[in-house]
RNA sequence: GGGCGAGUGGCGGAACUGGUAGACGCGCAGGACUUAGAAUCCUGUGGCGGUGACGCCGUGGGAGUUCGAGUCUCCCCUCGCCCA
Numbered sequence: 001g002g003g004c005g006a007g008u009g010g011c012g013g014a015a016c017u018g019g020u021a022g023a024c025g026c027g028c029a030g031g032a033c034u035u036a037g038a039a040u041c042c043u044g045u046g047g048c049g050g051u052g053a054c055g056c057c058g059u060g061g062g063a064g065u066u067c068g069a070g071u072c073u074c075c076c077c078u079c080g081c082c083c084a
Stems, first nucleotide, its partner, number of pairs: 001083007010026003019067001027045006046057004060076005
């Protein structure tokens, strides 16, 4: 340099043919249980703002197509594999 694949919360990992992003698990927070702890169970948990209802933002970065993009197209970045 060329080809292929991948990039989503704190972590792993989903999301069918473009239609509520983060299901589910781990972790974390609060609670129940316990003398106490572990285990187990319940509730909550993407980020920011707000007492709250709720609002805004968010799938590596940018642009495009579309009523609508994690998903399709183009450029770029990073990582992995293969070829040279």